[in-house]
RNA sequence: AAAAUGCGCCGGCCGAGUCCCGCCGUGUGCGGGAACGGGGGACCCAAAUUUUGGGGCUAAUCCGGCGCCCGACUACCCUGCGCCGGACGGACACUUCUCGGUCCGAGCCCGUCAGCUAACCCCGUAGGCGUCGAGGAGUUCGCCA
Numbered sequence: 001a002a003a004a005u006g007c008g009c010c011g012g013c014c015g016a017g018u019c020c021c022g023c024c025g026u027g028u029g030c031g032g033g034a035a036c037g038g039g040g041g042a043c044c045c046a047a048a049u050u051u052u053g054g055g056g057c058u059a060a061u062c063c064g065g066c067g068c069c070c071g072a073c074u075a076c077c078c079u080g081c082g083c084c085g086g087a088c089g090g091a092c093a094c095u096u097c098u099c100g101g102u103c104c105g106a107g108c109c110c111g112u113c114a115g116c117u118a119a120c121c122c123c124g125u126a127g128g129c130g131u132c133g134a135g136g137a138g139u140u141c142g143c144c145a
Stems, first nucleotide, its partner, number of pairs: 006143003012129003018034006024027001035125006045115001053113001054110004061087008088105005094138007
């Protein structure tokens, strides 16, 4: 220099959720720092607020149809649950783009309150995994040649 078709299950992947230092009580431990992420919070601007409560984290939201559950009676709506369909969003293993395919759309928090937002203030650094195919453009870690 070339190289993702020499080799690499793994050059790991989703996610902000990583790195460093110290401590003793040695653990899902505590403390500090860096980095990363999120929230609150003026003027100006924007909006036109108000129980149909509202808002935030997250891809995890919106709409429609059908069925079920429920209230003192009949029974509708709303809410909740389930199924189906659509829209939109997210993931699919070096990065990115295109095409196709598959899968996912959970959970939690604030507590009547929050647009944006300089200063300023607060919080988080968990968890889950082991890789779909084709084409274009790009990048270069280790080993071998």
Molecule: c-di-AMP riboswitch aptamer (ydaO/yuaA leader)
Organism: uncultured Myxococcales bacterium